Notes
The RNA shown here (c-di-GMP-I riboswitch aptamer) has 79 nucleotides. Its mean pLDDT, the model's own confidence on a scale to 100, is 81.
[in-house]
RNA sequence: UGAAUGAAACGGCAAACUUAUCGAAAGGUAAGGACGCAAAGCUAAAGGGCCUUCAUAAUGGUGGCAGCCAGUUUCCAAG
Numbered sequence: 001u002g003a004a005u006g007a008a009a010c011g012g013c014a015a016a017c018u019u020a021u022c023g024a025a026a027g028g029u030a031a032g033g034a035c036g037c038a039a040a041g042c043u044a045a046a047g048g049g050c051c052u053u054c055a056u057a058a059u060g061g062u063g064g065c066a067g068c069c070a071g072u073u074u075c076c077a078a079g
Stems, first nucleotide, its partner, number of pairs: 005077002012037002017032006035067001041072003047069002049065003053061003
């Protein structure tokens, strides 16, 4: 110093599931709970992908997912 890597420390986040609540649904929020995570921080009006729903011949619209890829910022640090 951190591209790559992740031994340790200080902290952080929180899957499934449960309860409450919002929503037509996907899904969101709050509390509990930890499967995991070095970006599991942020971005869904840059893009791909996936899910929902409406119309459809193709396909297009609608809402959602950042813990799918991606973009962007970033803590600590042994060897």